[in-house]
RNA sequence: AUAAUCCUUCGGGGCAGGGUGAAAUUCCCAACCGGCGGUAAGGAAGGAAACUUCUAAGCCCGUGAGCCUUUUUUAGGCUGAUUUGGUGAAAAUCCAAAGCCGACAGUACAGUCUGGAUGGGAGAAGGAUAGC
Numbered sequence: 001a002u003a004a005u006c007c008u009u010c011g012g013g014g015c016a017g018g019g020u021g022a023a024a025u026u027c028c029c030a031a032c033c034g035g036c037g038g039u040a041a042g043g044a045a046g047g048a049a050a051c052u053u054c055u056a057a058g059c060c061c062g063u064g065a066g067c068c069u070u071u072u073u074u075a076g077g078c079u080g081a082u083u084u085g086g087u088g089a090a091a092a093u094c095c096a097a098a099g100c101c102g103a104c105a106g107u108a109c110a111g112u113c114u115g116g117a118u119g120g121g122a123g124a125a126g127g128a129u130a131g132c
Base pairs, nucleotide, nucleotide: 004129005128006127007126008125009124010123017029018028019027031112032111033102034101035063036062037061038060042055043054044053045052046051058100059099066078067077068076069075082098083097084096085095086094104115105114106113
C1' cells in the first nucleotide's frame, strides 16, 4: 500500500402567521424541510508550477427507508419530482428565474403531527487480526 474477516462509535430535517369549521399543524392562503454514495466548468486551502486536499445536485446515475411475493432466513419485484434563459469549446450540476416531488397506519384528506421506531438502514469514521 492492497484485499479479506471481525469489533466499536456515529448515522434525517421541516407548517411561523392567518381563513373556514363543532372538529383540520390534515382543507384553503401562506410557511418550512431535503438521507447516503457517485459525477462537476463553482468555492476554499496549500504549492514556484505540475498538482494535491476539503467542500459542492431533493427532482442526472445509483442506493436506503417503505410496499408486494416468498416459511423466518434468503431471494425476486415495485417505488416521487425540472424546465426556461444566460455564460461557455463543453453545464439536467455554475448564474438567474419560474416550477415540481415526498412510504405505510391513525385522525376532518398529513413531506412537516402521532405510531410501528429505545426499530431498521444506505453509508461514514476509528480500531483489531492473520496473510502477501
RNAcentral holds the sequence, with entries from Rfam. This is a predicted structure of a 132-nucleotide RNA (FMN riboswitch aptamer (RFN element)) from Lottiidibacillus patelloidae. The organism belongs to Lottiidibacillus, within Bacteria. The coordinates come from a structure-prediction model, not an experiment, and the mean pLDDT is 78.